[in-house]
A computed fold for a 474-nucleotide part of an RNA from an uncultured organism, annotated as small-subunit ribosomal RNA, 3' major domain. Its mean pLDDT, the model's own confidence on a scale to 100, is 82.
Context: one part of a larger RNA
RNA sequence: UGACGGGGGCCCGCACAAGCAGCGGAGCGUGUGGUUUAAUUCGACGCAACGCGAAGAACCUUACCCAGGUUUGACAUGCAGCUGCAAGCGCACGGAAACGUGUGACCUUCGAGGGUGCUGCACAGGUGCUGCAUGGUUGUCGUCAGCUCGUGUCGUGAGAUGUUGGGUUAAGUCCCGCAACGAGCGCAACCCUUACCCCUUGUUGCCAUCAGGUAAUGCUGAGCACUCUAGGGGAACUGUCGGUGAUAAACCGGAGGAAGGUGGGGAUGACGUCAAAUCAUCACGGCCCUUAUGUCCAGGGCUACACACGUGCUACAAUGGCCGGUACAAUGAGUUGCGAGACCGCGAGGUGGAGCUAAUCUCAAAAAACCGGUCUCAGUUCGGAUUGCAGUCUGCAACUCGACUGCAUGAAGCUGGAAUCGCUAGCAAUCGCGGAUCAGCACGCCGCGGUGAUACGUUCCCGGGCCUUGUACA
Numbered sequence: 001u002g003a004c005g006g007g008g009g010c011c012c013g014c015a016c017a018a019g020c021a022g023c024g025g026a027g028c029g030u031g032u033g034g035u036u037u038a039a040u041u042c043g044a045c046g047c048a049a050c051g052c053g054a055a056g057a058a059c060c061u062u063a064c065c066c067a068g069g070u071u072u073g074a075c076a077u078g079c080a081g082c083u084g085c086a087a088g089c090g091c092a093c094g095g096a097a098a099c100g101u102g103u104g105a106c107c108u109u110c111g112a113g114g115g116u117g118c119u120g121c122a123c124a125g126g127u128g129c130u131g132c133a134u135g136g137u138u139g140u141c142g143u144c145a146g147c148u149c150g151u152g153u154c155g156u157g158a159g160a161u162g163u164u165g166g167g168u169u170a171a172g173u174c175c176c177g178c179a180a181c182g183a184g185c186g187c188a189a190c191c192c193u194u195a196c197c198c199c200u201u202g203u204u205g206c207c208a209u210c211a212g213g214u215a216a217u218g219c220u221g222a223g224c225a226c227u228c229u230a231g232g233g234g235a236a237c238u239g240u241c242g243g244u245g246a247u248a249a250a251c252c253g254g255a256g257g258a259a260g261g262u263g264g265g266g267a268u269g270a271c272g273u274c275a276a277a278u279c280a281u282c283a284c285g286g287c288c289c290u291u292a293u294g295u296c297c298a299g300g301g302c303u304a305c306a307c308a309c310g311u312g313c314u315a316c317a318a319u320g321g322c323c324g325g326u327a328c329a330a331u332g333a334g335u336u337g338c339g340a341g342a343c344c345g346c347g348a349g350g351u352g353g354a355g356c357u358a359a360u361c362u363c364a365a366a367a368a369a370c371c372g373g374u375c376u377c378a379g380u381u382c383g384g385a386u387u388g389c390a391g392u393c394u395g396c397a398a399c400u401c402g403a404c405u406g407c408a409u410g411a412a413g414c415u416g417g418a419a420u421c422g423c424u425a426g427c428a429a430u431c432g433c434g435g436a437u438c439a440g441c442a443c444g445c446c447g448c449g450g451u452g453a454u455a456c457g458u459u460c461c462c463g464g465g466c467c468u469u470g471u472a473c474a
Stems, first nucleotide, its partner, number of pairs: 001474002003471003007468007015458002019423002022420001026314008034305002042053002064300002068296003073123001077122006084116002089104006107114002125289002128287003134283002136278003139274001141272001146185006152161003165176003191266004196234005202228001205224002210221003237260001240254005316416001320375006332363003337356002342351003382413001387408007429451007
C1' cells in the first nucleotide's frame, strides 16, 4: 500500500421488511447430469453452465456410428509431360447411393491457344490437440462511482498528499475548507424514442363544411380544418415564489405548465478482476494426421430412459367452464410471397384466383372485456395426459422422428414439505397479436398493444461505496 475481520462509523440497492404473483407437489414441453448405446457429435458448470452456442437435428444440416467408395483429392494456385477432343449432357447396365462400365450426338479458332481430361511433382484438406502460447469477440463485478497522471510539497524509502475533512448529490455531483495547483479516463450532457404545442407536407391517410349517390360504407366530386404521416422548430433551466441552510452548494413546499427537479425508456460499460468463456464463427503460433484424423455417399444417431436437477407451459376450477350475441388495438410481414370475395368440407383444409412490390391489397379473427343462457361444488359440463381409429398439410421421403384436425378414450391433479425466484407504475399480474429462423415444425426467443393492482421503515440477511481500526496474510 492492499486484502481480510462472526471490528467500528456513515450511506446505497426489490438487499431485507410490507405486499402481489409464482417455483418446489401433478401432467406435459425443453435443457442438463447420469445411465444406456455401434453412435447417442462437440462446447458451456456457483452467482456469471443447464428454452445456453442452436433465429428451427425427418434427408440435408452433421461435426458422431455402421457399411460402401475415393487418393493431387469435394476446394485453390503453379510447373512438367501426355494425348484426346471436350468437360458436361442424354441413353443402357450393375448398384442403396456415391460410383463404375459401355455408348450417342457433340466447344471455339486458320493456327498458336483458351477450356477440359489423364499422369507426375509442389501442395491442398482437417469442426484433429492446446482458450494455460494468442488476436478478435463476449460474460461478470456494475451504469457500481470510481481509476489515474503532470508539476509541487512531505517521507531515507516503499509511498503519501491531491482523491482526506464539513455539507450535499443518483454521481470524485456541486459548494466550502485545506500544501497543494491543474489535468485525463469515467459521471452528467451531446444521440435515439416517448409525452405537449407550432410550422411545412396532403397521397395510398383524414372527413368538419358543401354537393351527388347507396340497402349500407369517404362510396364519388370538392376540401386539407381535424386525426395521422415525416421533416423542421419551440418547450424544463431549480427559471420563479416562500421556508430551511453557512450569505454557499443544496433540500422542502407552492404557483404556472402537457411535462418538475436526471420527466419515462433506450443506446452508451472507466482502470481493472475472474490464467472467466470461445482454437467448433473467424484469424493465428506450436504439435499431430496425409491411401487418412482428408473427402464422397446410403442408412442410423444427435429424439435412447430405472432415475436426479434447472427452466417453462397447462391445470387443480364458480373472480370459473361451456354455448350464443356484441365491441375496442398496436408492432410487423408479404412477388419462389401475402392471398380477399365465392364455392366444397363438422374441421384441419381444399377448389379457385380478385387485389397487392403495398399508409392503397392481403395476412387479420384481436383476446381478455360486455350482454344473455346453462352448469351448482362433484374428480364434476373442472382438468386435459395417454391410447385407438379416421383424416389434412408440407416435403423425393413423416417407420425410427413433423405439425395440425375429427370421433372415441378420459390419467395425475382438490393449491403443493424444507427451501426458494421475480417485481415499485402503465411496473407486477393477466389477455391476445406480430416477427426472425423456416419447405414443414415454437409452451422458446425478440417485439407489440389491451385490462391493470399492493407497499410503514433500515434492527437483521445478501451485495456494494467511503472513512477508520486490528493483523503472525501478500

Its Rfam family is "Bacterial small subunit ribosomal RNA".